This is a predicted structure of a 363-nucleotide RNA (Bacterial RNase P class A) from a soil metagenome. It matches the Rfam family "Bacterial RNase P class A". Rfam classes the family as a ribozyme. Its mean pLDDT, the model's own confidence on a scale to 100, is 77.
RNA sequence: GAGCCGGCCGGGCGGCCGCGGGCGCGGCAACGCGCUCGAGGAAAGUCCGGACUCCGUAGGGCAGGGUGCUGGGGCGAUCCCAGGCGGGGGUGACCUCGCGGACCGCGCAACAGAGAGCAGACCGCCGCGCGAGCGGUAAGGGUGAAACGGUGAGGUAAGAGCUCACCAGCGGACCGGGUGACCGGUCCGGCUCGGCAAGCCCCACCCGGAGCAAGGCCAAGCAGGGAGCGGACGGCCCGUCCGAUGCUCCCGGGUAGGCCGCACCGGGCCGGUGAACGGCUCGGCGGCGCGAACGCGCCGAGACAGAUGGCCGCCGCGCCGCCUCCGGGCGGCGCACAGGAUCCGGCUUACAGGCCGGCUCCU
Numbered sequence: 001g002a003g004c005c006g007g008c009c010g011g012g013c014g015g016c017c018g019c020g021g022g023c024g025c026g027g028c029a030a031c032g033c034g035c036u037c038g039a040g041g042a043a044a045g046u047c048c049g050g051a052c053u054c055c056g057u058a059g060g061g062c063a064g065g066g067u068g069c070u071g072g073g074g075c076g077a078u079c080c081c082a083g084g085c086g087g088g089g090g091u092g093a094c095c096u097c098g099c100g101g102a103c104c105g106c107g108c109a110a111c112a113g114a115g116a117g118c119a120g121a122c123c124g125c126c127g128c129g130c131g132a133g134c135g136g137u138a139a140g141g142g143u144g145a146a147a148c149g150g151u152g153a154g155g156u157a158a159g160a161g162c163u164c165a166c167c168a169g170c171g172g173a174c175c176g177g178g179u180g181a182c183c184g185g186u187c188c189g190g191c192u193c194g195g196c197a198a199g200c201c202c203c204a205c206c207c208g209g210a211g212c213a214a215g216g217c218c219a220a221g222c223a224g225g226g227a228g229c230g231g232a233c234g235g236c237c238c239g240u241c242c243g244a245u246g247c248u249c250c251c252g253g254g255u256a257g258g259c260c261g262c263a264c265c266g267g268g269c270c271g272g273u274g275a276a277c278g279g280c281u282c283g284g285c286g287g288c289g290c291g292a293a294c295g296c297g298c299c300g301a302g303a304c305a306g307a308u309g310g311c312c313g314c315c316g317c318g319c320c321g322c323c324u325c326c327g328g329g330c331g332g333c334g335c336a337c338a339g340g341a342u343c344c345g346g347c348u349u350a351c352a353g354g355c356c357g358g359c360u361c362c363u
Base pairs, nucleotide, nucleotide: 001361002360003359004358005357006356007355008354009353011315012314013313014312015311016310017309019038020037021036022035023034024033025032026031040337044348045347047346048345049344050343051342052211053210054209055208064207065206066205067204068203069083070082071081072080073079084099085098086097087096088095089094100202101201105200106199107196108195122141123140124137125136126135127134128133149167150166151165152164153163154162168192170189171188172187173186174185175184176183177182215260216259217258218257224251225250226249227248228247229246230242231241232240233239264284265283266282267281268280269279270278271277285300286299287298288297289296290295316335317334318333319332320331321330322329323328
């Protein structure tokens, strides 16, 4: 100087105005004033899982869907850590893709090519033949993503695992290492192909549905039901009839609307108003990170059409221009991606700029 991997930050301070929650005070209320708290590493995509809620559910099976190397972690997951095997990229640090089974069975392989799933004579080579042609041959050429092992020697008419040596591959037995995936080695066999399961399929394991617009509570008005008051018949009571009206009370379901779900809990000291809240501290709960463990550190918003914003000043960082006494000064521009909506964990994606640690290559 150029890179690789991991982790972290992602503007700071002050002033003014404004917004949502909570509390206090004033006010009949609307509201006003004061104090206090108020987004992220991804709050995003909604891909995977959990909590929670409602509905469904004897038990077994079929269908359907998902997952699939090994060990460990994790409630769980298309999650995390470490490792194995194979393919690809890089000089390297390292990155990236894939992963049960091809001897259950059925299937597939375009185009090119003579021949493509079991084999195959187009050119060539060899033999016969005057020739057309016939036979042999997978060594050589040609096609293709893929053509039935490679090199050498023997052999032959020419050839060929036809035979032999070594190598590669497959299968079997054994030895050693590893928890395991698997790795290393020895011997033997017949010399020998195979690929696709992201085509169906087979094996093992797992799987109810919907989602906070879940769901629960309260409940105007209108409509509905019931009782009483009212009117008619009647001397009175019971009873019957009338009411489309009016008044009072009750009823269940439930609309508007409201509340909950819903936003850590408890104690002590200080500040504050004996409040909300903040700071420190202790204990508990939950989450995350580090760690072999004991433990340590950090964190805990809550709206409902949805608040956390705008302006100004100073500082910081980067770029550009001008000036310079080379110390710097002045001016301009820029400072990302984005933003809760039931909560939590994981994954993925977006991100100006910067910091820390380890490692590699070149000089």